[in-house]
Context: one part of a larger RNA
RNA sequence: UUGGGCGUAAAGGGCGCGUAGGCGGCUUGGCAAGCUUGGUGUUAAAAACAACGGCUUAACCGUUGGUAAGCAUUGAGAACUGCCUGGCUAGAGAUCUGGAGGGGGAGCUGGAAUUCCUGGUGUAGGGGUGAAAUCUGUAGAUAUCAGGAAGAACACCGGUGGCGAAGGCGAGCUCCUGGCCGGAAACUGACGCUGAGGCGCGAAAGCGUGGGGAGCGAACAGGAUUAGAUACCCUGGUAGUCCACGCUGUAAACGAUGUGCACUAGGUGUCUGUCUGUAGAGGAUGGGUGCCGCAGCAAACGCGAUAAGUGCACCGCCUGGGGAGUAUGCUCGCAAGGGUGAAACUC
Repeated sequence: UUGGGCGUAAAGGGCGCGUAGGCGGCUUGGCAAGCUUGGUGUUAAAAACAACGGCUUAACCGUUGGUAAGCAUUGAGAACUGCCUGGCUAGAGAUCUGGAGGGGGAGCUGGAAUUCCUGGUGUAGGGGUGAAAUCUGUAGAUAUCAGGAAGAACACCGGUGGCGAAGGCGAGCUCCUGGCCGGAAACUGACGCUGAGGCGCGAAAGCGUGGGGAGCGAACAGGAUUAGAUACCCUGGUAGUCCACGCUGUAAACGAUGUGCACUAGGUGUCUGUCUGUAGAGGAUGGGUGCCGCAGCAAACGCGAUAAGUGCACCGCCUGGGGAGUAUGCUCGCAAGGGUGAAACUC
């Protein structure tokens, strides 16, 4: 282990694809497994229950009675579930057509800035801070001009704006490629939803091999500060940050809110379609994304058609705090470590 719950109190799996399973639209006919109902048999006795009775009462004991329920067997019924069969189009898919987009991959290109190098001008400072110093500069720095090299990131546009399942995605162009939305009618005919295991994707840091290295910068060194200063501030600076391939598989992976479907007042922005329009306004109707708010919900905060409202289907998860995401076992990983995951004891 019932029950009650999971935005913030413990609790939604990081995200998807999908296996088994669970659940599943309207309708015709059939079957009768579930289901409903009747008969029969059985479920020993004792016990339990009810009535009556026996010990002075009770406990105890005796007699009689009975439902309910289970199982088996044999009939009946056909609304619902199931199975078989035929049909349907409202779910789902697919065709045509139009549309928006930093969705993904590869290649090419661009400008600003930074650092470095070379040369010119030029001279004593520069830099940095709360103030300083370490640092740098007469071997000519800083500043300024010209040229060159390199790597990384793409100002403005830029937006509670867009796209993506999530992680995430932002200069421009080309190629390859996924998803989404609108419109129209002809098509398939329940092909659907969810999803234990499983498989894949998965920020940053980290790891392996090979490249690359401008700026930034764990560690580290020095200068300050301080009682101390293994920090905050400053000067440097290695891994790393970048690329290719492979691994890791975690996060406040957050909307701290699982997925799908249906229903339940409105108002106001914005993105993108369609229709209408007195066509620069406005209106109607889809799909996103915000704010406010009715009913309702909620411990409150708040949520409120993008629900935390009202329901259904399926999955995951919680069950006092600490011990502890520890120990142990198993398993994955090159390692770091990850997954699964207790108890004693204690309050």

Predicted 3D model of a 347-nucleotide part of an RNA (small-subunit ribosomal RNA, central domain) from a metagenome.